[in-house]
RNA sequence: GCGAUGGUAGUCUAGUGGUAGGACGCGGCCUUGCCAAGGCCGUGACCCGGGUUCGAGCCCCGGUCGUCGCA
Numbered sequence: 001g002c003g004a005u006g007g008u009a010g011u012c013u014a015g016u017g018g019u020a021g022g023a024c025g026c027g028g029c030c031u032u033g034c035c036a037a038g039g040c041c042g043u044g045a046c047c048c049g050g051g052u053u054c055g056a057g058c059c060c061c062g063g064u065c066g067u068c069g070c071a
Base pairs, nucleotide, nucleotide: 001070002069003068004067005066006065007064010024011023012022013021018054025043026042027041028040029039030038047063048062049061050060051059
C1' cells in the first nucleotide's frame, strides 16, 4: 500500500429498517446478629461526518481506531 472484519452503558455481549435488550458492576430497599449469597427497584450506551428513507444501531459513501490476511 491492497483486501477482509469489527467499534453498542464502567466491562462483556445481543439486536436481518419501526420502543436499544441481557449479564456483571454501581446505588437504594428487603432478608441476616454481621458479612456473603438471594429477591425487588433504579442507574447508564449505538466511534465520527455525510447520504438514502416517513423512519437508520442496522443500508450506502468517506474518515478514524482495533484485529487478521496479502504484498
The RNA shown here (transfer RNA) has 71 nucleotides and comes from a Candidatus Aenigmatarchaeota archaeon. The prediction has a mean pLDDT of 81. It matches the Rfam family "tRNA". Rfam describes the family as follows. Transfer RNA (tRNA) molecules are approximately 80 nucleotides in length. By type it is a transfer RNA. NCBI's taxonomy places the organism under Archaea, Nanobdellati, Candidatus Aenigmatarchaeota.